[in-house]
Context: one part of a larger RNA
RNA sequence: UUAGGCGUAAAGUAUAUGUAGAUUGGAUAUUAAAUUUUGAUUUAAAUUCUAAAUUCCAUGUUUAGACUAAUUAGAAAAUUAAUAUUCUUGAGUUUAACUGAAGAUUACAGAAUUCUAAAUGUAACGGUAAAAUGUAUUGAUAUUUAGAGGAAUCUCAAAUAGCGAAAGCGGUAAUCUAGUUUAAAACUGACAUUGAGAUAUUAAAGCAUGGGAAGCAAAAGGGAUUAGAUACCCCUGUAGUCCAUGCCCUGAACAAUGAGUGUUUAUUUUUUUAACAAAAAUUAAGUUAACGCUAAAACACUUCGCCUGGGAACUACGAUUGCAAAAUUAAAACUC
Numbered sequence: 001u002u003a004g005g006c007g008u009a010a011a012g013u014a015u016a017u018g019u020a021g022a023u024u025g026g027a028u029a030u031u032a033a034a035u036u037u038u039g040a041u042u043u044a045a046a047u048u049c050u051a052a053a054u055u056c057c058a059u060g061u062u063u064a065g066a067c068u069a070a071u072u073a074g075a076a077a078a079u080u081a082a083u084a085u086u087c088u089u090g091a092g093u094u095u096a097a098c099u100g101a102a103g104a105u106u107a108c109a110g111a112a113u114u115c116u117a118a119a120u121g122u123a124a125c126g127g128u129a130a131a132a133u134g135u136a137u138u139g140a141u142a143u144u145u146a147g148a149g150g151a152a153u154c155u156c157a158a159a160u161a162g163c164g165a166a167a168g169c170g171g172u173a174a175u176c177u178a179g180u181u182u183a184a185a186a187c188u189g190a191c192a193u194u195g196a197g198a199u200a201u202u203a204a205a206g207c208a209u210g211g212g213a214a215g216c217a218a219a220a221g222g223g224a225u226u227a228g229a230u231a232c233c234c235c236u237g238u239a240g241u242c243c244a245u246g247c248c249c250u251g252a253a254c255a256a257u258g259a260g261u262g263u264u265u266a267u268u269u270u271u272u273u274a275a276c277a278a279a280a281a282u283u284a285a286g287u288u289a290a291c292g293c294u295a296a297a298a299c300a301c302u303u304c305g306c307c308u309g310g311g312a313a314c315u316a317c318g319a320u321u322g323c324a325a326a327a328u329u330a331a332a333a334c335u336c
Stems, first nucleotide, its partner, number of pairs: 004307003007291002012304001014201004021194003025087007033080002035076008048066007090191001091188004095183003099179001102177007109153001114148007124135002162169002206247006215241002220236004258303006266282006286293002309336003318329004
């Protein structure tokens, strides 16, 4: 390379949009580029293959042809292609209805923790398997009242639920924005699928500048435990967690299952609803190395990405990106 593969053995990009490219609904007409076909010319010889002659067809020799490719003159019109016209089923638009923790901004709410002030009140509180560090007669803990501030919306509803491209999304209300689904007509008339590069978004942690800081809490300090204890347990506690703006671009980013289209047994539940659609759970055939999958991991098609023994190696060097941390791309020697 071919072939075969990618749920768990190596292998699906984190997700979407989308350029080039690849692929492509029905009908009619024209053209004849591809294609098929006829002829001519050329395609050095040898080699290869076929046939005939020679020979014991074993090797070899001679003759003819084929194979291969190009040019040129005609023919055909099913398929591909181009051009023109047209259709509505794919796709999209409008209208109406329904729906949800979809997104952004603003405002508000109640419970709790902490702190501050005051009152009541007295000797403990706290913590653990047990303790101690710690707090407290300068009056703590506890109870009550008032206030401040930050974060969260856990608790009920709440789940086999719902929404979103994924990351993700959960108090209430308003404004703005986007989408799925359904219905019936109308409109456009193939406008579609996928998608190398590219662009946008991308948990947590981290970085930069400026705010904020209640609780929690890497680091750090102390107390225990222990042979030791740089830990698990306890008392403190700084970054951080929060907000605004800008970076970083990673993850067991998982359903370890790319996207799209069509076909295929029987049944149950849920979501607003009558169906359709979606989400789950069984099952037949089928498939699988097995486990299992089941509207798929079945049967087919289109297209992109990726894999090719283990280690060395999510590494070195180089390049690109980044403030940095690092990220992306990615070998070899050697070894088994």